[in-house]
RNA sequence: CCUUGCUCAAGGCAAACCCGGCGAAAGCCGGGGGCGCAAAGCUACGGGCCUGUAAACGCUGUUCAUGGCCGCCGGGCUGCCAGG
Numbered sequence: 001c002c003u004u005g006c007u008c009a010a011g012g013c014a015a016a017c018c019c020g021g022c023g024a025a026a027g028c029c030g031g032g033g034g035c036g037c038a039a040a041g042c043u044a045c046g047g048g049c050c051u052g053u054a055a056a057c058g059c060u061g062u063u064c065a066u067g068g069c070c071g072c073c074g075g076g077c078u079g080c081c082a083g084g
Base pairs, nucleotide, nucleotide: 002084003083004082005081012037013036017032018031019030020029021028022027035071041077042076043075045074046073047072048069049068050067055063056062057061
């Protein structure tokens, strides 16, 4: 440097759910928790999904992201350990 993540080891992250906080909501943050994860590290760039405050409209509603999700898929950037 390339490749693999079957096994072992070092270490890492943390779903649901519960508690507290923020938020209109989706969701996020902290603590507990641990379903899983070899990029479940970072990045909303492409697709997709969620919400719908404000706004618009044909107004019991519909549309719409400027709000979110990278633990939905793809792309980009970076990287630990172990085997070959």